[in-house]
Context: one part of a larger RNA
RNA sequence: CUGGGCUUAAAGCGUGCGUAGGCGGCUCUGCAAGUAUCUUGUGAAAUCCCACGGCUCAACCGUGGAAUUGCUCGGUAGACUGCAGAGCUUGAGCCCGACAGAGGUUGUCAGAACUCUAGGUGGAGCGGUGAAAUGCGUAGAUAUCUAGGGGAAUGCCAAAGGUGAAGACAGGCAACUGGGUCGGUGCUGACGCUCAGGCACGAAAGCGUGGGUAGCGAACGGGAUUAGAUACCCCGGUAGUCCACGCCCUAAACGAUGUGUACUAGAUCGAGGAGGUUUUGACGCCAUCUCGGUCGUAGCGAAAGCGUUAAGUACACCGCCUGGGGAGUACGGUCGCAAGGCUAAAACUC
Numbered sequence: 001c002u003g004g005g006c007u008u009a010a011a012g013c014g015u016g017c018g019u020a021g022g023c024g025g026c027u028c029u030g031c032a033a034g035u036a037u038c039u040u041g042u043g044a045a046a047u048c049c050c051a052c053g054g055c056u057c058a059a060c061c062g063u064g065g066a067a068u069u070g071c072u073c074g075g076u077a078g079a080c081u082g083c084a085g086a087g088c089u090u091g092a093g094c095c096c097g098a099c100a101g102a103g104g105u106u107g108u109c110a111g112a113a114c115u116c117u118a119g120g121u122g123g124a125g126c127g128g129u130g131a132a133a134u135g136c137g138u139a140g141a142u143a144u145c146u147a148g149g150g151g152a153a154u155g156c157c158a159a160a161g162g163u164g165a166a167g168a169c170a171g172g173c174a175a176c177u178g179g180g181u182c183g184g185u186g187c188u189g190a191c192g193c194u195c196a197g198g199c200a201c202g203a204a205a206g207c208g209u210g211g212g213u214a215g216c217g218a219a220c221g222g223g224a225u226u227a228g229a230u231a232c233c234c235c236g237g238u239a240g241u242c243c244a245c246g247c248c249c250u251a252a253a254c255g256a257u258g259u260g261u262a263c264u265a266g267a268u269c270g271a272g273g274a275g276g277u278u279u280u281g282a283c284g285c286c287a288u289c290u291c292g293g294u295c296g297u298a299g300c301g302a303a304a305g306c307g308u309u310a311a312g313u314a315c316a317c318c319g320c321c322u323g324g325g326g327a328g329u330a331c332g333g334u335c336g337c338a339a340g341g342c343u344a345a346a347a348c349u350c
Base pairs, nucleotide, nucleotide: 004321005320006319007304008303012318014201015200016199017198021194022193023192025088026087027086028085029084030083031082033081034080035077036076037075038074041071042070049065050064051063052062053061054060091191092188093187094186095184096183097182098181099180103177104176105175106174107173108172109171110154114150115149116148117147118146119145120144121143125136126135162169163168206247207246208245209244210243211242215241216240220236221235222234223233258317259316260315261314262313263312266295267294268293269292270291271290272289273288275286276285277284299306300305323350324349325348332343333342334341335340
């Protein structure tokens, strides 16, 4: 290099947008770069291969041929690829009309709970555990009522439900805003797919500056338990959790399954749309489009299983894998305020 793979054995980048590159729908015309065929020149000799011959044979040697699969001159062909031109509508997109939705951002309002403050009632305990103690309480706690303040989170609805590229998104309302699906006629006319670099987004924790801090709560202190107890249990409690702005860029970032397109039995459930059927409506039924599940045929698979949402049958493009440990480490580079991230070996060893 060829070859083989990537759900679970090593292996799909966390996700998207997109540049170069790769690949690309139907019809006609031209060119003839690729391609095919014929031809010109060249492809040193030796070697290899074939035939014949010379050393008694062989190795070896000689003669001739073939081969040298390549490059090149010129001609021809015109299917396919390419290039140029013209056209098309089914891919892609736009327009109009509807629809569902925790999609995003900002603002505003609400009730339950909790905690704090003030006041009333009340008067000895409360709290906590397996049992206790630390803790709180006659400076009046716990309990209960009233008033006020505060921060965080939104019960039921809620579902195999919905939306989003992924991360993720759930109290009500409003404003702004992104995407999708369905139906319709019309419009553009291949405008497409994928995507190395690149750019953007990216849970939690963590970092910087400034706020905020009710509850919870790493660290830490105390009480228990225990042989010990740097834990599990209990009483406290700082960072943090929350907000604004700026960083970090990692996850079992999982469907452990890259994206797109086409094709390949059915059955059933859910969500959304626009139709048909019945006299109008509702319900039902029928066929259909999109999305989300379950079962299952063929096929695939080492099996588990997958099975029109493929892990089936094919094509296009990207990423990745090559025994375990050493190691996702060292060194170097680069990014970061730091923590650290990304890239990424070898010796040695089994």